[in-house]
Context: one part of a larger RNA
RNA sequence: AAUCACGUUAGCGGCGUGCCUCAGACAUGCAAGUCGAACGCGAAAGUUCCCUUCGGGGAGCAAGUAGAGUGGCGCACGGGUGAGUAACACGUAGGUAAUCUACCUUCGGAUGGGGAAUAACAACCGGAAACGGUUGCUAAUACCGCAUAAUGCAGCGGCACCUAAUGGUGACAGCUGUUAAAGCGGGGGACCGCAAGGCCUCGCGCCUGAAGAGGAGCCUGCGGCAGAUUAGCUAGUUGGUGAGGUAAUGGCUCACCAAGGCUUCGAUCUGUAGCUGGUCUGAGAGGACGGCCAGCCACACUGGCACUGACACACGGGCCAGACUCCUACGGGAGGCAGCAGUGGGGAAUUUUGGGCAAUGGGCGAAAGCCUGACCCAGCAACGCCGCGUGAGGGAGGAAAUCCUUCGGGAUGUAAACCUCACAAGCAAGGGAAGAGCGCGAGAGGGCGAAUAACCCUCUCGUCCGACGGUACCUUGCGUAAGCCACGGCUAACUACGUGCCGGCAGCCGCGGUAAUACGUAGGUGGCAAGCGUUGUUC
Numbered sequence: 001a002a003u004c005a006c007g008u009u010a011g012c013g014g015c016g017u018g019c020c021u022c023a024g025a026c027a028u029g030c031a032a033g034u035c036g037a038a039c040g041c042g043a044a045a046g047u048u049c050c051c052u053u054c055g056g057g058g059a060g061c062a063a064g065u066a067g068a069g070u071g072g073c074g075c076a077c078g079g080g081u082g083a084g085u086a087a088c089a090c091g092u093a094g095g096u097a098a099u100c101u102a103c104c105u106u107c108g109g110a111u112g113g114g115g116a117a118u119a120a121c122a123a124c125c126g127g128a129a130a131c132g133g134u135u136g137c138u139a140a141u142a143c144c145g146c147a148u149a150a151u152g153c154a155g156c157g158g159c160a161c162c163u164a165a166u167g168g169u170g171a172c173a174g175c176u177g178u179u180a181a182a183g184c185g186g187g188g189g190a191c192c193g194c195a196a197g198g199c200c201u202c203g204c205g206c207c208u209g210a211a212g213a214g215g216a217g218c219c220u221g222c223g224g225c226a227g228a229u230u231a232g233c234u235a236g237u238u239g240g241u242g243a244g245g246u247a248a249u250g251g252c253u254c255a256c257c258a259a260g261g262c263u264u265c266g267a268u269c270u271g272u273a274g275c276u277g278g279u280c281u282g283a284g285a286g287g288a289c290g291g292c293c294a295g296c297c298a299c300a301c302u303g304g305c306a307c308u309g310a311c312a313c314a315c316g317g318g319c320c321a322g323a324c325u326c327c328u329a330c331g332g333g334a335g336g337c338a339g340c341a342g343u344g345g346g347g348a349a350u351u352u353u354g355g356g357c358a359a360u361g362g363g364c365g366a367a368a369g370c371c372u373g374a375c376c377c378a379g380c381a382a383c384g385c386c387g388c389g390u391g392a393g394g395g396a397g398g399a400a401a402u403c404c405u406u407c408g409g410g411a412u413g414u415a416a417a418c419c420u421c422a423c424a425a426g427c428a429a430g431g432g433a434a435g436a437g438c439g440c441g442a443g444a445g446g447g448c449g450a451a452u453a454a455c456c457c458u459c460u461c462g463u464c465c466g467a468c469g470g471u472a473c474c475u476u477g478c479g480u481a482a483g484c485c486a487c488g489g490c491u492a493a494c495u496a497c498g499u500g501c502c503g504g505c506a507g508c509c510g511c512g513g514u515a516a517u518a519c520g521u522a523g524g525u526g527g528c529a530a531g532c533g534u535u536g537u538u539c
Base pairs, nucleotide, nucleotide: 001538002537003536005534006533007532008531011388012387013386014385015384016383017381018380019346025343026342028341029340030339033073034072035071038070039069041067046061047060048059049058050057051056080299081298082297090223091222092221093220094219095218096217099216100215101214104212105211106210107209108208109207112146114144115143121136122135123134124133125132126131152178153177154176155175156174158172159170160169161168162167183204184203185202186201187200188199191198192197225271226270227269232262233261234260237259238258239257240256241255242254243253244252274296275295276294277293278289279288280287281286301322302321303320304319305318324335325334326333327332352378354377355376356375360374361372362371363370364369391421392420393419394418401412402411403410404409426478427477428476429475430474431473435468437465439463440462441461442460443459444458445457446456447455483528484527485526486525487524488509489508490507494523495522496521497520498519504511505510
């Protein structure tokens, strides 16, 4: 100097920070949904009318609303933690002719014609529940054939390149084979159609291919802990051939063959540890650390496994096993805060079961919008840094009081009182933001179009929406606030009394046994100041 905790004290504001220990256990609420412009279903309360045996029944509205269900996209992001890991985990520099990539952007082509189901639902049945069974019905951008097909994929030979050669490569042109799709919404003049609609057009989407952007996988050189009281380690081990597997290389896996591979430039083993940008300290060199923020990695009760998917071996998905907790009708079920709050436990020690989606960002949606404990705010804590205030001017050879005294006086001390003028906060009154750009409505111009329609773009005008918050800020009035430690030397600051090697102090040297500037108290003084001091840790 830094960093916590503790003791004591405490006025305000701004900006930050806040479980370092038990990766121990968790009550409760919330933290991932959304789309009706993909699809088929579809209530009730209430209310109005009619009928009524006054119990009720029917119809309309509520409402194609609520609501489940099929389907799509998202849930692999965002958020948490640091257990494991000494490793291509990280950092850095490269490689990938050994690769993948949903959504987004650009460009090319295509979007033909059919079929069979199933959930929801209904009926019946099983179960305490969780949940499930049978039969029957139905839709789609769900599912399945068929057609079409290249610059895709596969094969063939050509040509080019590489190699000593077998052979390999090709992003170049050829031949053969093979592989696809889905519709929905807005508007509309002519024509067709009994109508629905066809048809035209615009928007969104679907299929296929090429390129891009961003992202991801894999490989490699170099770099960064300790121990030799760890010296040898290794059988899928090292290499080859072939096969399997993967998006892809590879003992990644397997069969066979060879006997290799690593190591005193420290292998193996053991201990410790997430890595980095950086942070602290220091004149620097260095040393220590890796909390907040940012990048990467790993993990999600413990261990294992795959499914779905563009991406997972998946924190709030699944299966199995284990420990633990809960429910049970004893047959069987349910759960996972290292998300945000919060509880108890551990500990020297670490906050509210708050507000809002107004902003930024994310998911879905054509949009309106919905969701978002990400985020933005507020609350608590002197935990840190920074800023401000606790008054300013005048005022006695100097009140009272206290302390000291050589009893003359000296000190606290311009300090107080008193006079004049002000005051951070707070309270009261009045005014009062920025953070807001989207969206929506209207108009104008342009594009597309058969079209003055719809749709898209630009501009103008209007309008709507603020958690914080009636907050910051402005004006006026009233008006409040200092402590802590030290005073023998190091080290700035001294006297008196009490005590008498006692009680005590102490970082080191050391003080105390009757005049203690070192213990305790008082007065005084010094230092810092909303703090001050102490312990631990690092330099």